[in-house]
RNA sequence: UCUUUCGCAGGGGAUGGAGUCCCCCGUAUAACCGCCUUGGUCAGGCUGAUGACUCCUACGCGACU
Numbered sequence: 001u002c003u004u005u006c007g008c009a010g011g012g013g014a015u016g017g018a019g020u021c022c023c024c025c026g027u028a029u030a031a032c033c034g035c036c037u038u039g040g041u042c043a044g045g046c047u048g049a050u051g052a053c054u055c056c057u058a059c060g061c062g063a064c065u
Stems, first nucleotide, its partner, number of pairs: 010025004016056006034046004
């Protein structure tokens, strides 16, 4: 200097990605896993890509060219 192997790098906040901030949980047995109708379940219906802000992407609505 190169190669190979092993180990380490916390996780989460109802649909994707990134930055910042906030909150929660904790070695997973946890934090988390939306709302309405029902005693509960089933079934049916509804809102939102955010925990909050900003941006991108996808989707939806309206207008203009």
Fluoride riboswitch aptamer (crcB RNA motif) from Nitrospira sp., 65 nucleotides, folded computationally. Model confidence (mean pLDDT): 76 of 100. Of the family's consensus pairs, 100% are formed in the model. NCBI's taxonomy places the organism under Bacteria, Nitrospiria, Nitrospirales, Nitrospiraceae, Nitrospira.